Model confidence (mean pLDDT): 76 of 100. Purine riboswitch aptamer from Bacillus taeanensis, 102 nucleotides, folded computationally. The organism belongs to Bacillus, within Bacteria.
RNA sequence: GCGAUAGUGAUAGCAAUACCUCAUAUAUGUUUAGGGAUAUGGCCUAGACGUUUCUACCCGGUAACCAUAAAUUACUGGACUAUGAAGGGAAGCUGUUCGGUU
Numbered sequence: 001g002c003g004a005u006a007g008u009g010a011u012a013g014c015a016a017u018a019c020c021u022c023a024u025a026u027a028u029g030u031u032u033a034g035g036g037a038u039a040u041g042g043c044c045u046a047g048a049c050g051u052u053u054c055u056a057c058c059c060g061g062u063a064a065c066c067a068u069a070a071a072u073u074a075c076u077g078g079a080c081u082a083u084g085a086a087g088g089g090a091a092g093c094u095g096u097u098c099g100g101u102u
Base pairs, nucleotide, nucleotide: 003102004101005100009097010096011095012094013093014092017088019087021085022084023083024082025081026056029049030048031047032046033045034044035043041066042065050057058078059077060076061075062074063073064072
């Protein structure tokens, strides 16, 4: 110098990623129709809008209001889903390279 090489370190790329935190979206919101309950009640079904957005659009609590009628109101706790980012258990493939052996 060339070739081979189990193992190992560094580094680059690719793939994959439970969980956790944050950001964005959306305000778990608005609205239409039909039906239903009635102070021990205040719901159900379907549609539309809202998101560079798939899905969801609910479950509780507190206070008020409605004197039996058809209509709820305010406040409050909780997320889920989509995308992105940081962390991260675990876990590969390929290239380069240091060192080792022959």